[in-house]
Annotation:
TPP riboswitch aptamer (THI element) from Siphonobacter sp. BAB-5385, 95 nucleotides, folded computationally. The organism belongs to Siphonobacter, within Bacteria. RNAcentral holds the sequence, with entries from Rfam. Its mean pLDDT, the model's own confidence on a scale to 100, is 77.
RNA sequence: GCCAAACUUUAGGGGUGCCCGUUGUUUCGGGCUGAGACAUACCCUUUGAACCUGACCAGGUUAGGACCUGCGUAGGGAAAAGUGAGGAAUCUAUU
Numbered sequence: 001g002c003c004a005a006a007c008u009u010u011a012g013g014g015g016u017g018c019c020c021g022u023u024g025u026u027u028c029g030g031g032c033u034g035a036g037a038c039a040u041a042c043c044c045u046u047u048g049a050a051c052c053u054g055a056c057c058a059g060g061u062u063a064g065g066a067c068c069u070g071c072g073u074a075g076g077g078a079a080a081a082g083u084g085a086g087g088a089a090u091c092u093a094u095u
Stems, first nucleotide, its partner, number of pairs: 002087002006083005011045004017032005051076003057070004
């Protein structure tokens, strides 16, 4: 010098569903899965399954629901800098 986990700063991109009760004018409380169910938090940023289209999709499951699997070596999709555990090779010197 190169690659690189992780972290920091700034910038940007996302999703927020289902069930029960209450108020029923707005709302409020609880339960399920999940990182996150409008939380100022969480996740993701091209090494891109964060997220969207396909999709009022298909199979399974459930109180219900992308809850699980497929779809998916399908198509899209939003950035830079710094520090840097660690790693491989090369050159030089010494033994």